[in-house]
RNA sequence: AGGCCUGUAGCUCAAUUGGCUAGAGUACUGGUCUCCAAAACCAGGGGUUGGGCGUUCAAGUCGCCCCGGGCCUG
Repeated sequence: AGGCCUGUAGCUCAAUUGGCUAGAGUACUGGUCUCCAAAACCAGGGGUUGGGCGUUCAAGUCGCCCCGGGCCUG
């Protein structure tokens, strides 16, 4: 320098062929329980889907540019 894969909640990951309000586990906070704590159960908060632009009635999903990470080729 070129090619491929990847980026979604603090962390690990879902999300059908583009379509209903972007969810789960864990962590965190509160509650129940307990002498206290843990565990268990219940509830809750937390997201510019890496950034920007475009296509579309509609984009996490498609296209282009840039950024970060990984792999390959020279």

Description
This is a predicted structure of a 74-nucleotide RNA (transfer RNA) from a Candidatus Omnitrophota bacterium. Its Rfam family is "tRNA". From the family's description: Transfer RNA (tRNA) molecules are approximately 80 nucleotides in length. It is annotated as a transfer RNA. NCBI's taxonomy places the organism under Bacteria, Pseudomonadati, Candidatus Omnitrophota.